Annotation:
A computed fold for a 164-nucleotide RNA from Geomicrobium sp. JCM 19039, annotated as glmS glucosamine-6-phosphate activated ribozyme aptamer. The coordinates come from a structure-prediction model, not an experiment, and the mean pLDDT is 79. The RNAcentral record of the sequence draws on Rfam and Ribocentre. The model forms 86% of the base pairs in the Rfam consensus. RNAcentral records the identical sequence in 2 taxa. Rfam family: glmS glucosamine-6-phosphate activated ribozyme aptamer. Rfam classes the family as a riboswitch. The organism belongs to Geomicrobium, within Bacteria.
[in-house]
């Protein structure tokens, strides 16, 4: 350096499945004469959360933010959620520092309004895999909220030092 095999990078809106729903095969069964349906059992399978957003440290708690969709039903596990403390900050109208209030973890008082932010699944078309349920890829195309920005309203401390 080349070829081949295996493993990792590559689970965190994430993983899993004794129920449910659905499929295939076999057997039983027999609707109404036939055909052989609904059904039952065994075995083997499929499905079971769509993106946006999200991690200072420790401990604790458990149906952990936002909307889209409605078997995404039901259950288990995990988890960046929340609470407390600690650490570090923003703000409270010069500056520094201490305390206190609210808030933040490259962001920072609270409420309302405005416009903005290309969501993905879904849906339509085509392809690939599977007997099938179904899985998957590409293309087309539509629609959020949290949020940040702006505007307005409201709220907004004290001690000390020091400058004018």
């Nucleotide at each position: 350096a080349a070829u081949g095999a295996u493993u990792c990078a590559u689970a965190a809106g994430c993983g899993c499945c004794c129920g449910g729903a659905c499929u295939g095969u076999u057997u039983u069964g027999g609707a109404c004469g036939a055909a052989g349906a609904u059904a039952a059992a065994a075995c083997a399978g499929u499905u079971g959360a769509c993106g946006a957003g999200g991690a200072g440290g420790a401990g604790g708690u458990u149906u952990a933010u936002c909307g889209a969709a409605c078997a995404u039903c039901g259950g288990c596990g995990g988890a960046u959620a929340c609470c407390u403390c600690c650490c570090g900050g923003u703000u409270g109208u010069a500056u520094g520092u201490c305390a206190c209030g609210a808030c933040c973890g490259c962001a920072a008082g609270c409420g309302u309004g405005u416009a903005c932010u290309g969501a993905a699944a879904a849906c339509g078309a085509a392809g690939a895999g599977g007997c099938g349920a179904c899985u998957u890829u590409u293309c087309g195309u539509a629609c959020a909220a949290a949020g940040a920005a702006c505007a307005c309203a409201c709220a907004u401390u004290g001690g000390c030092a020091c400058a004018u």